[in-house]
Context: one part of a larger RNA
RNA sequence: CGUAUAUGGUGGAUGCCUAGGCAAUCAAAGGCGAUGAAGGACGUGCUAAACUGCGAAAAGCAUUGAUAAGUUGUUAGAAACGUUUUAAUCAGUGAUAUCCGAAUGGGGAAACCCGAUGUAGUAAUACAUCAUUAUUAAAUGAAUAUAUAGUUUAAUAAAGCUAACCGAGAGAAAUGAAACAUCUGAGUAUCUCGAGGAAUAGAAAUCAAUUGAGAUUCCCUUAGUAGUGGCGAGCGAACGGGGAACAGCCCGAGUUAGAAUAAUUAUUUUUAUAGAUAUUAGUAGAAUUUUUUGGAAAAUCAAACGAUACAGGGUGAUAGUCCCGUAUACAAAAAUAUCUAAAAUAAUUAACUCAAAAAGUAAAACGAGACACGUGGUAUCUUGUUUGAAGAUAGGGGGACCAUCCUCUAAGGCUAAAUACUCUUGAUUGACCGAUAGUGAACUAGUACCGUGAGGGAAAGGUGAAAAGAACCCCGGUAAGGGGAGUGAAAUAGAUCCUGAAACCAUAUACGU
Numbered sequence: 001c002g003u004a005u006a007u008g009g010u011g012g013a014u015g016c017c018u019a020g021g022c023a024a025u026c027a028a029a030g031g032c033g034a035u036g037a038a039g040g041a042c043g044u045g046c047u048a049a050a051c052u053g054c055g056a057a058a059a060g061c062a063u064u065g066a067u068a069a070g071u072u073g074u075u076a077g078a079a080a081c082g083u084u085u086u087a088a089u090c091a092g093u094g095a096u097a098u099c100c101g102a103a104u105g106g107g108g109a110a111a112c113c114c115g116a117u118g119u120a121g122u123a124a125u126a127c128a129u130c131a132u133u134a135u136u137a138a139a140u141g142a143a144u145a146u147a148u149a150g151u152u153u154a155a156u157a158a159a160g161c162u163a164a165c166c167g168a169g170a171g172a173a174a175u176g177a178a179a180c181a182u183c184u185g186a187g188u189a190u191c192u193c194g195a196g197g198a199a200u201a202g203a204a205a206u207c208a209a210u211u212g213a214g215a216u217u218c219c220c221u222u223a224g225u226a227g228u229g230g231c232g233a234g235c236g237a238a239c240g241g242g243g244a245a246c247a248g249c250c251c252g253a254g255u256u257a258g259a260a261u262a263a264u265u266a267u268u269u270u271u272a273u274a275g276a277u278a279u280u281a282g283u284a285g286a287a288u289u290u291u292u293u294g295g296a297a298a299a300u301c302a303a304a305c306g307a308u309a310c311a312g313g314g315u316g317a318u319a320g321u322c323c324c325g326u327a328u329a330c331a332a333a334a335a336u337a338u339c340u341a342a343a344a345u346a347a348u349u350a351a352c353u354c355a356a357a358a359a360g361u362a363a364a365a366c367g368a369g370a371c372a373c374g375u376g377g378u379a380u381c382u383u384g385u386u387u388g389a390a391g392a393u394a395g396g397g398g399g400a401c402c403a404u405c406c407u408c409u410a411a412g413g414c415u416a417a418a419u420a421c422u423c424u425u426g427a428u429u430g431a432c433c434g435a436u437a438g439u440g441a442a443c444u445a446g447u448a449c450c451g452u453g454a455g456g457g458a459a460a461g462g463u464g465a466a467a468a469g470a471a472c473c474c475c476g477g478u479a480a481g482g483g484g485a486g487u488g489a490a491a492u493a494g495a496u497c498c499u500g501a502a503a504c505c506a507u508a509u510a511c512g513u
Base pairs, nucleotide, nucleotide: 001512002511003510004509005508006507007506008505009504015498016462017461020433021432022430023429024428025427026426027425028424029422030421031161032160039100040099041098042055043054044053046077050074051073061094062093063092064091065090066089070081071080072079105114106113107112115130116129117128118127119126120125132158133157134156135155136154137153138152139151140150165196166194167193168192169191170190176183180230206213207212217244218243219242220241221240227235228234248414249413250412252354253353254352255351256350263348264347265346266345267344268343269342273341274340275339276338277337278336279335280334282330283329284328288303289302292299304321305320306310312324313323314322363387364386365385366384367383368382369381370380373399394409395408396407397406398405449456450455469497472484473483474482475481
């Protein structure tokens, strides 16, 4: 030095576990904000820091209910509070709510600086108000006579934030075509504006085809069909059929009728509102003991019991009957929501007649875009430019165009449901993960750290049933660390703490050189 074995060290794989995630289902909710939001800064404890809560009334205050023998968050200690209803906890309603932030008295390098007016006060000071825009109303009021502009005041509203879904405006490229230019990707990504709990659309100038259907939306099919297409790559309907859900209406004038304790629709809930249901705390809730092993019984043995409850979790190993629960049955002082009733307010009503029945519109030409349809023989829809009808004896459409036939009535408006989504709340589920996995984040995580900045972005879980977390003694520097002692079932479970693989290191023994 090597090989082998053993014993240790180092290391943190593996196994087991779960406090956290992931994906869904069924319900709820679908907004918050000048009554100052979202998000922050700074404070606040017996307290040095961090998280959580809260706001100078500051881990909290009042009150109404529920519950209660314990409590003062993570978090020890100290010092206290409470023990039968003035502790604490949970829920409803209130109070307080610094400063910044739409931020709104003016300014500003956010969390800071500087005012004005009024009221109170001797004063210090305290409280309140003072942004802009729009609409409405009132007052006032120029050049300029009437007026108008303007000015002032009051009331009401707006603003800002927010995950996806929705509508509108603008709108790529990589890519594919095995290159690339029409084409594709795609009206996608992205940007902007706007709205709602859904949005959009919607009661035929629609389809159909000689039979007829009868608003819209969504799903299945028709069908990868008909088509379209450097007829390449690709793109890709409709009619019809079957379902989900269904709902229809308004807009001129006049006359007549009918109905008034009326009906329908809409809005409101007022100190006269009433009832029901649900939500926001909760309440009751069955039934077991022994033997053996063990540190511990829920295991084992034996004998019982409950079940509208053998869902689930916990308890020193695996518990229907130990605990929390579960099935089931109940409950609200207060607040909220929905429905019904009631009340109030407003509008409307049936028939007939007359009339009206949407013009720079339809259509055309040129240029674009949308239609599955790339200009093609290209209908239909939208419209930038230029033109420009008819009026129900009329007009549009039926895929060039013409005739016939059929069908509908544009150029005004409203409309629930079926459909889309999930920042969020509750319940439940998983041939989902189990700490290099699952969220980036099971831990002081969007933290530490990096970057001027936009932005990037970790690592890090496990003693034990219970701290019983090692009194006391010894070595040592009044260390670190260790040896005894003690606890414990176990300390090779000792806080670098479950298990403890391998690489790597050391020691001992044997053998080889």
Predicted 3D model of a 513-nucleotide part of an RNA (large-subunit ribosomal RNA, domain I) from Candidatus Dasytiphilus stammeri. The coordinates come from a structure-prediction model, not an experiment, and the mean pLDDT is 83. The RNAcentral record of the full RNA draws on ENA.